[in-house]
Molecule: RNase P RNA; transfer RNA
Organism: Acidimicrobiia bacterium
């Protein structure tokens, strides 16, 4: 100096001024309201999509079975997860490193168009042979035909054609036999918590693909959602139909409550207010200890939006590299998606110099 | 807030995972003196990005858009 990999972090800065939401305080006195003053504070790494998992609240205490759904190598982390960390195996890359819906196809059912002879315990189109039987020639040795028949070695088709190489063997061939290799199964041994790896013996030689097809196996899952739900205040008028089942929002069992008034529907009447939930939390920062890590323990410090028609903006300056994607609405942990650029950390490859 | 469904020629609808098809429209030709009708033919599409599979409109994930239901 070039090309790249990876995991972090920031998200224009600053001053004045006018506004908006929230909190505290003063004028202010026992309380409340209104007005005014002062101080503090006010979006994000994704606040987004709502794709997962939880807290919380109500439904009945969260029950059994079936059905349905989620997840799917191993071990760990976590409140939990489809997330994270570490590892195994497979694939890609020269490498740093990256990617993987990664249980089961010898439980069963099913699918594979076109091409091709044959597509599932396959198949003679070209081809090879024709030992044996048959036919023809021939005195004989023998030769010929390719009719019966044999052959999966070669060609060709396809995404996929029932192991590979070599030798023996044969009429020609073939795991038919043998050696080595690959793969599978069974039984051991060694290492590892385990996934798995290494290795030995034996077996028949080989048992294909798809489960993001049905399915099987293992594990987990009750439903609804902050407009949940609770409290206060104000106001009103009832009428009609159905009517035995409702809670348990897929079915059944079981339990509980109802059976002459629960519930459902329709018409009519009233209200259009306030408070809580609701901002201190699986919280953040730093240090330290344990752990490879995710993470956990301990100590110290910090308080960080809270609206309810819904606030975060305007103007004027200064500076720079001229600023992307985008904005809370019950909260939290993840995932995914969108995104201009800046900063520094670790590592790889190639070149040059020493 | 919760849940469900759908995106295919210009329009409206099809399509067991196996050559994306029909009707209307448009265009061209034939028929006619001309137009209409009719007949024949042509053009033209799977919202986008990935994955599974030999092969995807179909199956799975993400994303964009539209519609519907409940509260």
């Nucleotide at each position: 100096a070039g090309a790249g990999c990876u995991g972090g972090u920031c998200a224009g800065a600053u001053g004045a001024u006018c506004g908006c939401g929230g909190g505290c305080u003063c004028c202010u006195a026992g309380g409340a309201u209104u007005g005014g003053g002062g101080c503090c504070u006010g979006a994000g790494g994704a606040a987004a999509g709502u794709c997962c998992g939880a807290g919380c609240u109500c439904c009945g205490c969260a029950g059994a079975g079936c059905g349905g759904g989620u997840u799917g190598c191993u071990g760990g982390g976590u409140a939990a997860c489809a997330c994270c960390c570490a590892g195994g195996c497979g694939g890609g890359g020269u490498g740093a490193c990256c990617c993987g819906a990664c249980g089961g196809a010898a439980a069963g059912u099913g699918c594979a168009g076109c091409a091709g002879a044959g597509a599932g315990c396959a198949g003679a189109c070209c081809g090879c042979c024709g030992a044996u039987g048959g036919c023809c020639c021939a005195u004989u040795c023998g030769g010929g035909c390719a009719c019966a028949g044999g052959c999966a070695a070669g060609g060709g088709u396809g995404a996929a054609a029932c192991g590979g190489u070599g030798a023996g063997g044969u009429a020609a061939g073939a795991g038919c036999u043998c050696a080595c290799c690959a793969g599978c199964g069974u039984c051991g041994c060694a290492g590892g918590u385990g996934a798995c790896u290494g290795u030995g013996a034996c077996g028949g030689c080989u048992c294909g693909g798809c489960a993001a097809a049905c399915c099987c196996c293992a594990c987990c899952c009750g439903g609804a959602g902050c407009a949940a739900g609770g409290c206060c205040a104000a106001g009103c008028a009832g009428g009609g139909a159905c009517g035995a089942c409702g809670a348990c929002g897929g079915c059944c069992c079981g339990u509980c409550g109802a059976u002459c008034a629960a519930g459902u529907c329709c018409c009519g009447g009233g209200u259009a207010g306030g408070c809580c939930g609701c901002a201190c939390g699986a919280g953040c920062g730093c240090a330290u200890c344990g752990g490879c890590a995710a993470c956990g323990g301990u100590g110290c410090g910090c308080c960080c939006a809270g609206a309810u028609g819904g606030a975060u903006g305007g103007u004027c300056g200064u500076c720079c590299u001229c600023g992307a994607c985008a904005g809370a609405a019950u909260c939290c942990g993840g995932c995914u998606u969108a995104c201009a650029g800046g900063c520094g950390g670790g590592c790889u490859c190639a070149c040059g110099a020493c | 807030g919760c849940g469900g469904g759908c995106g295919u020629c210009g329009u409206u609808c099809a399509a067991a995972g196996g050559c994306a098809g029909g009707a209307c429209c448009u265009c061209a030709g034939a028929u006619u003196u001309c137009c209409a009708u009719u007949c024949u033919g042509a053009c033209g599409a799977u919202g986008c990005c990935g994955g599974u599979u030999c092969g995807a409109u179909u199956c799975c994930g993400g994303u964009c858009g539209c519609c519907c239901g409940c509260u």